RNA sequence: AAUAUGCAAGGGCAAACUUGUGGAAACACAAGGACGCAAAGCUACGAGUCUAAGGUUCUAUCCAGAACUAUGAUAGUCGGGUUACCAUU
Numbered sequence: 001a002a003u004a005u006g007c008a009a010g011g012g013c014a015a016a017c018u019u020g021u022g023g024a025a026a027c028a029c030a031a032g033g034a035c036g037c038a039a040a041g042c043u044a045c046g047a048g049u050c051u052a053a054g055g056u057u058c059u060a061u062c063c064a065g066a067a068c069u070a071u072g073a074u075a076g077u078c079g080g081g082u083u084a085c086c087a088u089u
Base pairs, nucleotide, nucleotide: 004088005087006086012037013036017032018031019030020029021028022027035076041082042081043080045079046078047077048074049073050072054069055068056067057066058065059064
């Protein structure tokens, strides 16, 4: 220096939930809080999943409703890319 592994040490992140804010929503951000995580660091390239504002189609006496669809979201769904502490081999 590189690869593989994760017993230990020093640490790190932070699920659900609550409050506030943004958003049409999914969800995100901040504070509190820890279920867990050896990349639960970063990254929407592939797949999956979630939402449906807008758009399209259909129904309808009215009110309105239904279906389809990301350009939205999810990295703590999986894979890919990329960076990385310590220890051991």

Predicted 3D model of an 89-nucleotide RNA (c-di-GMP-I riboswitch aptamer) from Litchfieldia salsa. The source organism's lineage runs through Bacteria, Bacillota, Caryophanales, Bacillaceae and Litchfieldia. The model forms 95% of the base pairs in the Rfam consensus.